Small-subunit ribosomal RNA from an uncultured prokaryote, 1521 nucleotides, folded computationally. The prediction has a mean pLDDT of 83. The RNAcentral record of the sequence draws on ENA.
RNA sequence: AGAGUUUGAUCAUGGCUCAGAAUGAACGCUGGCGGCGUGCUUUUAACACAUGCAAGUCGAACGAGAAAGUGGACUUCGGUCCGCGAGUAGAGUGGCGCACGGGUGAGUAAUACGUGGGUAAUCUACCCUUGAAUUUGGGAUAACAUCGCGAAAGUGGUGCUAAUACCGGAUAAUAUCUAAAUGUCUUAGGGUGUUUAGAUCAAAGAUGGCCUCUUCUUGAAAGCUAUCGUUUGAGGAUGAGCCCACGCACCAUUAGCUAGUUGGUAGGGUAAAGGCCUACCAAGGCUUCGAUGGUUAGCUGGUCUGAGAGGAUGAUCAGCCACACUGGAACUGACACACGGUCCAGACUCCUACGGGAGGCAGCAGUGAGGAAUUUUGCGCAAUGGGGGAAACCCUGACGCAGCAACGCCGCGUGAGUGAUGAAGGCUUUUGGGUCGUAAAGCUCUGUCAAGUGGGAAGAAAUGGCCAACGGUUAAUACCCGCAGGUUUUGACGGUACCACUGAAGGAAGCACCGGCUAACUCCGUGCCAGCAGCCGCGGUAAUACGGGGGGUGCAAGCGUUAUUCGGAAUUAUUGGGCGUAAAGGGCGCGUAGGCGGUCUUGUCGGUCAGAUGUGAAAGCCCGGGGCUCAACCCUGGAAGUGCAUUUGAAACAGCAAGACUUGAGUACUGGAGAGGAGAGCGGAAUUCCUGGUGUAGAGGUGAAAUUCGUAGAUAUCAGGAGGAACACCGAUGGCGAAGGCAGCUCUCUGGACAGAUACUGACGCUGAGGCGCGAAGGCGUGGGUAGCGAACAGGAUUAGAUACCCUGGUAGUCCACGCAGUAAACGUUGUUCACUCGGUGUGGCGGAUCUUAAAAUCUGCUGUGCCUAAGCUAACGCAUUAAGUUGACCGCCUGGGGAGUACGGUCGCAAGAUUAAAACUCAAAGGAAUUGACGGGGGCCCGCACAAGCGGUGGAGCAUGUGGUUUAAUUCGAUGCAACGCGAAGAACCUUACCUGGUCUUGACAUCCCGAGAAUUUCUACGAAAGUAGAGAGUGCCCUUCGGGGAAUUCAGGGACAUGUGCUGCAUGGCUGUCGUCAGCUCGUGUCGUGAGAUGUUGGGUUAAGUCCCGCAACGAGCGCAACCCCUAUCUUUAGUUACCAUCAUUCAGUUGGGGACUCUAGAGAUACUGCCCCGGUUAACGGGGAGGAAGGUGGGGAUGACGUCAAGUCCUCAUGGCCCUUAUGCCCAGGGCUACACACGUGCUACAAUGGUAUGUACAAAGAGUUGCGAACUCGCGAGGGUAAGCUAAUCUCAUAAAACAUAUCUCAGUUCGGAUAGGAGUCUGCAACUCGACUCCUUGAAGUUGGAAUCGCUAGUAAUCGCAGAUCAGCAUGCUGCGGUGAAUACGUUCCCGGGCCUUGUACACACCGCCCGUCACACCAUGAGAGUUGAUUGUACCGGAAGUUGUUAGGCUAACCCUUCGGGGAGGCAGGCACCCAUGGUAUGGUUGAUAAUUAGGGUGAAGUCGUAACAAGGUA
Repeated sequence: AGAGUUUGAUCAUGGCUCAGAAUGAACGCUGGCGGCGUGCUUUUAACACAUGCAAGUCGAACGAGAAAGUGGACUUCGGUCCGCGAGUAGAGUGGCGCACGGGUGAGUAAUACGUGGGUAAUCUACCCUUGAAUUUGGGAUAACAUCGCGAAAGUGGUGCUAAUACCGGAUAAUAUCUAAAUGUCUUAGGGUGUUUAGAUCAAAGAUGGCCUCUUCUUGAAAGCUAUCGUUUGAGGAUGAGCCCACGCACCAUUAGCUAGUUGGUAGGGUAAAGGCCUACCAAGGCUUCGAUGGUUAGCUGGUCUGAGAGGAUGAUCAGCCACACUGGAACUGACACACGGUCCAGACUCCUACGGGAGGCAGCAGUGAGGAAUUUUGCGCAAUGGGGGAAACCCUGACGCAGCAACGCCGCGUGAGUGAUGAAGGCUUUUGGGUCGUAAAGCUCUGUCAAGUGGGAAGAAAUGGCCAACGGUUAAUACCCGCAGGUUUUGACGGUACCACUGAAGGAAGCACCGGCUAACUCCGUGCCAGCAGCCGCGGUAAUACGGGGGGUGCAAGCGUUAUUCGGAAUUAUUGGGCGUAAAGGGCGCGUAGGCGGUCUUGUCGGUCAGAUGUGAAAGCCCGGGGCUCAACCCUGGAAGUGCAUUUGAAACAGCAAGACUUGAGUACUGGAGAGGAGAGCGGAAUUCCUGGUGUAGAGGUGAAAUUCGUAGAUAUCAGGAGGAACACCGAUGGCGAAGGCAGCUCUCUGGACAGAUACUGACGCUGAGGCGCGAAGGCGUGGGUAGCGAACAGGAUUAGAUACCCUGGUAGUCCACGCAGUAAACGUUGUUCACUCGGUGUGGCGGAUCUUAAAAUCUGCUGUGCCUAAGCUAACGCAUUAAGUUGACCGCCUGGGGAGUACGGUCGCAAGAUUAAAACUCAAAGGAAUUGACGGGGGCCCGCACAAGCGGUGGAGCAUGUGGUUUAAUUCGAUGCAACGCGAAGAACCUUACCUGGUCUUGACAUCCCGAGAAUUUCUACGAAAGUAGAGAGUGCCCUUCGGGGAAUUCAGGGACAUGUGCUGCAUGGCUGUCGUCAGCUCGUGUCGUGAGAUGUUGGGUUAAGUCCCGCAACGAGCGCAACCCCUAUCUUUAGUUACCAUCAUUCAGUUGGGGACUCUAGAGAUACUGCCCCGGUUAACGGGGAGGAAGGUGGGGAUGACGUCAAGUCCUCAUGGCCCUUAUGCCCAGGGCUACACACGUGCUACAAUGGUAUGUACAAAGAGUUGCGAACUCGCGAGGGUAAGCUAAUCUCAUAAAACAUAUCUCAGUUCGGAUAGGAGUCUGCAACUCGACUCCUUGAAGUUGGAAUCGCUAGUAAUCGCAGAUCAGCAUGCUGCGGUGAAUACGUUCCCGGGCCUUGUACACACCGCCCGUCACACCAUGAGAGUUGAUUGUACCGGAAGUUGUUAGGCUAACCCUUCGGGGAGGCAGGCACCCAUGGUAUGGUUGAUAAUUAGGGUGAAGUCGUAACAAGGUA
């Protein structure tokens, strides 16, 4: 620090996901040791709790005071008494403490917390410093004793007694109060001193010691003294109370709240200000800077994360708050409205003798429950701290330790070195090897941890006891106090840390991952199954993604998973984002609050800046140092803590105050422009209707029609009239308006902008949350109006349907008036406003200058409105002085898609609806711009037998052949739109043959290796359909030899490796082939442009068959294609003439033979054609048109030649080949059958239907081929197919081999024929082991359909179509097929509108598997969440009323009453108490509202699902934009 994921690819937008760190965690697998920490969080569980402990202490405040045991005495042996135990235990009065410490986070959004202040409005026990005092009396009471009540808890009566318990008096101040005078300080008010006068208020003693003074006089008492205590002041410290400012969660779908409410006066109350409380008076107080209400939450230091700013969090530690079963209340006290106190009410639990009682673990352990989940009913007060005490000491679940738990952090170990036959074994393999792997074994070492044995700390210093120098006090060397020094006592942890020794590599490694992100790869299994998955996505037979193995990577006593937080996320943007098209500018204006604001001067100093001071607790973080062997951890010092407050200054900026200015803004004056607005009036054209005339059969409408109108007279035409609506031409990227919007003409009223020139005001400005107003069309209400148009509706068409598009009608509406509504793609999809920033060119308005008679023209200023363009900006498109550029100000809005602009709630509305506006759930995308393709019922240009113009066919018939289908034991397999179907197959009777039936074989029909035997080979017999089985014979080779034998080849037998497979997969492949298409295209290098995909080049203007060439051009070149080079053919030259040829000369039946080398021909080498020449056109081009010459003229004709690629095209059955499968069979051999079947359908052909013909006779002219297992002449036989015999020929020699159409003559005369030949009968020939299934041919006879072929469709542009025959391959035989060859030999092409295919450019696109694309909605089914819902049931809260425990306060007190006073001693008074009454008030009750949750028959829409149904709405002009 980034990465993956939208696309064919790209850029940007935008969400989702990942890598990091962390946790009081939990779960899975695993687990050696130690140190330091941590350990019931999230849940109905602030749920309920058994048991033990957690707050006591003081005898130096007080009275009283045992027992067990033991010693002794007495004894009637029952016991009694005395001493010790012991002034002990336990209890009581009293003092202090129990308000600390410990727990929890329910409540609480402010009576909390944090920071900083105030208290002049306060208190503070114990502690410290300091002053004074500590006097004199009195009456009770518990304990105890005794008598009762009660089950218990407990409690009553009577009697006795003490105090540092309680009470009265004295004295008393710088205490308190009142009054007066006065200083000083101060913020309203007052504080704080000084002086005077008056009033009021205290106490308690305990312990130790001593006799100096007084009394008795041994010694004591009074007394003195020391310490502690007590009382009262002053000050301090500590702690607490109250008040103020600022900060600190969410919701506006919570907008108004408040009667003690806000203030005042008086009083009460409190330690203390205060409506804190009461009475009276006034009517205030809070709030959009968020009151009130609702939801959630203890707050902070800090912690986690982050670069930081921030975000999240508030365990452990520390500060504060709140709470203590739930609710209320007070008492005591310095402090409580009190966790281990009291009273009451409630719920729950327990005891009970049913009458009553007891209890509160959110203390430490522990139990149950809940839950994924959180420990021992441990040891000790040794340390630290706390309470009490003079102290010893006691108490202390605070605390210190130990136990449990990998819960976290840190540290250590599980060994180190050497060791290559690279062992065995595993895995893998191309079978060679590779890898685990120096890893192991082996050898040499070490000794951490664990184990055992032995030793063994620090934590301990105090207090106290003893000794003891000194100081203080005092009359005192007593006592007491203080303090150096010495000695002694005390350890839970714990025989722990640590150290030494012993033996020993021995006891100690797992977990996750390995497709990309992300480090790490292979084999097997599985076969869209099982499964994985954080995102993208894997799995349908070769899975690095599932499961297992091997190997590897990462971390390591842990590793993964899950959950949560921050980060990455600049994805809420202060730092640090956006709003033309991606989400996002309010429809527009006016304007309130608010925010922001021109120039100069002066003042001020709250903002701002600088300094100082205080504070910002400690701990933590950071830095330095130190201690545990290191580290974690701990100690110590520093820094920091960006904050707040106080104070001193500065005065530029902003604010505030005052004054001035004119440039911002405005006013006045003059002038013209304008569909600006409102109202009234007027006008002509047109449509429709009405009336009348003329006139007659149609009109109208459409793609074509029909509905409709018309003989009752339409349409058409003329004249007249009525009525409503809208205003042609002008008219225009012209004008006006804030926007919506505004259009005939005239008048009235009226708003705004602009120009010019002067004067005036003097910042009066900009924006604008709420608010107010305006606001198209459509809609609603009331009343009018209604010509045309025209939702709904009706009819006619179209259509599969057509609730549409088209047509004929037609109601609301459109129009007017007055209201409502308040929305639009209300769009420039661009908020308003100010300033600045190159230019060019139009146009509207006004002005100036020049020049003009004028119009115009030119230059120029301001203000509008357009286009083009620079810089700049932008993801790009684009914007560009009218900004989307550069800045400022203010407002509005956005934060993935869907759900949804929906639900609920509120507001508005007559309604329709508008506005405000979510969530659950679901997806990994949705969307923008641009690119390349593809496509379009988009456009332009061009080509092709593509159409057209022609010629001939197919489709109809019969037959041949192939296919489908059907059949079959099998009808082997493949090909199957063009581009399968006379295709693989250039030839299925057996073979072929792969299929079927049956019979055999199992190392095999074939190859290699091993072993044994035999030469090879060959004959015969039996059985059998054959393959084969069984048997008998003949026969013994070549090379070497040491003569035993060995080797090569071959045969047989054996066993195992293996052979074999036309078995599967052409979607695992190679090779080959088809097709687009012989179409003109397809690319690259460098450069340039673009962020990029890409573009340019290759586009453009011409031209061509052609990306062929020329010109132009940010391109310049190049490659594969085109063309050419190659072959055949057309002309000529030359060379050569045999088997070819024959003009001349001989010769013959015959180029037969001489001869010839001229010709034809053959086959070698050459030539020729290049737009070369001329004319015209064209850009001086390419090129085109015409012409000459030429055998041939514009690539002369034909062939071979097939770019990059497309179709998962075809072929595993040509061949090759991965993987899988079979192995006595899916292999091999054999016989027979099948591939030849036959209701049918299709393709390709042949023959015909006849006279341009058939038949008969005669006659002529080819080319190209083939031939020795062959072609086969001639002769002969047969009607013939053919047979016999046989010459020649390995071929320019011989043979196949007579070419046929044509031509000539004759005949047939339009008919199912002298056309046509199918079918069938008979007889033959040939091939072949064999023609039955199933060959070809011949002869005789038979003589079918068929009379030119529907829709549709095919080929062909010249030596072509058409027509005619010939040859060849395959082949024993079999050709209408295929491949070649020549003969005869046409017609037509105006042209490119249309059909098909293709090329180039351009355009649109929501397509990219690319239109055979994509995609929408209803319905049906399943599931999920949500809304409504008669209601039902909880929670919470408001209001009104009833009732009112305990308790405080007030009042009363007739009953009771020790202390004080009076007394006549009877009593009375003061004071107090019980009880009563009153106010307040918790739980509770009744009634009625609000808010919120759960649930509900039914219902509504939404989302998601496999190939469901119906249509085809959108994307191309998407077929009606």